[in-house]
RNA sequence: UCUUUUGAUAGAGGUGCAUUUAUUAUUAGUACUAUUAAUGAUGAUAUCAGGAUCAGUUGAAUUAAUGGGAAAGGAAAAAAUGCCGAAGUAAUUUUUACCUGAGGAUAAAAAUUGCUGGGAUUAUCGUAAAUAACGAUAAUACUGUCAUCUUAGUGAUGGGGAGCUAUCUGUUAU
Numbered sequence: 001u002c003u004u005u006u007g008a009u010a011g012a013g014g015u016g017c018a019u020u021u022a023u024u025a026u027u028a029g030u031a032c033u034a035u036u037a038a039u040g041a042u043g044a045u046a047u048c049a050g051g052a053u054c055a056g057u058u059g060a061a062u063u064a065a066u067g068g069g070a071a072a073g074g075a076a077a078a079a080a081u082g083c084c085g086a087a088g089u090a091a092u093u094u095u096u097a098c099c100u101g102a103g104g105a106u107a108a109a110a111a112u113u114g115c116u117g118g119g120a121u122u123a124u125c126g127u128a129a130a131u132a133a134c135g136a137u138a139a140u141a142c143u144g145u146c147a148u149c150u151u152a153g154u155g156a157u158g159g160g161g162a163g164c165u166a167u168c169u170g171u172u173a174u
Base pairs, nucleotide, nucleotide: 001173005170007168008167009166010165011164014084016083017082018081019080020079021078023076024075032068033067034066035065036064037063038062042055043054044053045052047102048101049100050099051098087116088115089114090113091112092111093110094109095108096107097106117143118142120140121139122138123137124136125135126134127133145159146158147157148156149155
């Protein structure tokens, strides 16, 4: 020193990410519940089989009428907090949801491995009550960063977040 490389600290991207609180709409006149009438032995604990517990002829489940009537998840904008693999997602494994078994459904938590720089729009598929929103894949331009080429200006191509920038520290090369 415009070189190689380790660690630490502090930062940047922007319709940036996540969490929490209260409010609002939707969910929905749904679930549930009360009364009456009919009917008459099962119903609940995701499904099936076997148990266990609870409720049931003082009427289960179902149907009809009348009356009462939610919530969770997801969403909106606002505030606060923590941050910049912030975070998300896929697969596998383990645990929990009355017990055992079957196939393994749903939800939550943890670990391992992989992928994604970021937001937006469009299309398809999936989740969802949904036309909302989210996720996956693909495409399109935008944006941030680094490298190479080019240049008055700038533009083109390519790469990725274990990255990039700045400072310090150790190390390599000259």

The RNA shown here (Lysine riboswitch aptamer) has 174 nucleotides and comes from Alkalibaculum sporogenes. Of the family's consensus pairs, 98% are formed in the model. It was read from a public genome assembly, where an Rfam model found it. The coordinates come from a structure-prediction model, not an experiment, and the mean pLDDT is 78.